[in-house]
RNA sequence: UCGUGCUAGGCGGGGAGUUAGCGGUUCCCCUUUCCGGCAACCCGCUACAGCCGGGCGGAAUUCCUCGUGGAGGCGGCGACGUGGGGGAGCGAACUGCGGGGCGGCGUUGAAAGCCGGGUCCGAUGCAAUGGAUGCUUGCGAACCCCGCCAGGGUCGGAAGACAGCAACGGUAAGCUUGAUGUUCCAUGUGCCGUCGGGUCGCCUGGCCGGAGCCUUAACCGCGGCGAGCGAGCCGGCGUCGCCCGUCGAGACGAGGUGCACGA
Numbered sequence: 001u002c003g004u005g006c007u008a009g010g011c012g013g014g015g016a017g018u019u020a021g022c023g024g025u026u027c028c029c030c031u032u033u034c035c036g037g038c039a040a041c042c043c044g045c046u047a048c049a050g051c052c053g054g055g056c057g058g059a060a061u062u063c064c065u066c067g068u069g070g071a072g073g074c075g076g077c078g079a080c081g082u083g084g085g086g087g088a089g090c091g092a093a094c095u096g097c098g099g100g101g102c103g104g105c106g107u108u109g110a111a112a113g114c115c116g117g118g119u120c121c122g123a124u125g126c127a128a129u130g131g132a133u134g135c136u137u138g139c140g141a142a143c144c145c146c147g148c149c150a151g152g153g154u155c156g157g158a159a160g161a162c163a164g165c166a167a168c169g170g171u172a173a174g175c176u177u178g179a180u181g182u183u184c185c186a187u188g189u190g191c192c193g194u195c196g197g198g199u200c201g202c203c204u205g206g207c208c209g210g211a212g213c214c215u216u217a218a219c220c221g222c223g224g225c226g227a228g229c230g231a232g233c234c235g236g237c238g239u240c241g242c243c244c245g246u247c248g249a250g251a252c253g254a255g256g257u258g259c260a261c262g263a
Stems, first nucleotide, its partner, number of pairs: 001263006010056002012030005020046005034054005063256006072247005077241006084234002089229002094224006103214003113207007120197006126190002128187005135178001138175002145170003153162003
């Protein structure tokens, strides 16, 4: 140096998340790079840090170390956008008080004062309406209501006596008609009368008085309530950055790495 057979290591790596930590399951990136089982109210392990079972390949294109490079992730900072919380403050409409006085009333008499009436309440009279009652009209009982009782019946030897259905007539309860209607009761009734009470307000009459009285026109001032808007401030999400920090894959470069036998 070559050949054969083995062995260590290998058969994906990284970021986030989780964890005391490591690896896996999960999400993402680079990659296409064995198989089966386990696992987020997790699973396995402990610095030699997934476990169990099987397979492939194997000392180098594949293993180990260092370096270059930087896909991508995470954190920070900044810019922009977006929606949220908060509320300094502004404030439409509405509204209270005061000013103001367009306008209206007033010598055909304002304000103030005095005396009443109505509106309100109670009682009562009258009327109206309704009901009951009395009066009036008519109807009105198979029998257990009345009168008269044909026929028929009962008693009697007979004369005669008696009870009595229907028809007819009448009546009770009840129903019903009527009005210059007796009495009683009631009332979502009344331009009605009488008596009493009340009268903040409103309407109104009289006396007195003798010049003011009212106002929701605009406008002004001070408040009340308050739709809506809303700065500084607080934290959320998204996008971006020749920005800062951190981890960092494939890829590239350099170096390193065992045993046995045979030639």
Molecule: Bacterial large signal recognition particle RNA
Organism: Verrucomicrobiia bacterium